A computed fold for a 73-nucleotide RNA from Hofstenia miamia, annotated as transfer RNA. Rfam family: tRNA. It is annotated as a transfer RNA. The prediction has a mean pLDDT of 81.

[in-house]
RNA sequence: GACAGUAUGGUGUAGUGGUUAUCACGUCUGCCUCACACGCAGAAGGUCCCCAGUUCGAGCCUGGGUACUGUCA
Numbered sequence: 001g002a003c004a005g006u007a008u009g010g011u012g013u014a015g016u017g018g019u020u021a022u023c024a025c026g027u028c029u030g031c032c033u034c035a036c037a038c039g040c041a042g043a044a045g046g047u048c049c050c051c052a053g054u055u056c057g058a059g060c061c062u063g064g065g066u067a068c069u070g071u072c073a
Stems, first nucleotide, its partner, number of pairs: 001072007010025003018056001027043005049065005
C1' cells in the first nucleotide's frame, strides 16, 4: 500500500429496517446467616465508535473517517 473482518452498559454477547436495545458475569440494595459464601427478590448502569446520506422510521442499509485483528504485497 491492497483486500477482508470487527466496533453494542464495567467485561463478554444477542439483535429480520418498526413499541421500552437481549442475555450472562460483575456492581449496588433488601432478605437469608452469629458472620461470610451460596441462594432468593429487586435496582442502577448504553447517546449501539465518529461524521454524513437513504428512508415515514436506522444498532441494522449506503459513503467517508478512526481504532483493532487477519491475509497479501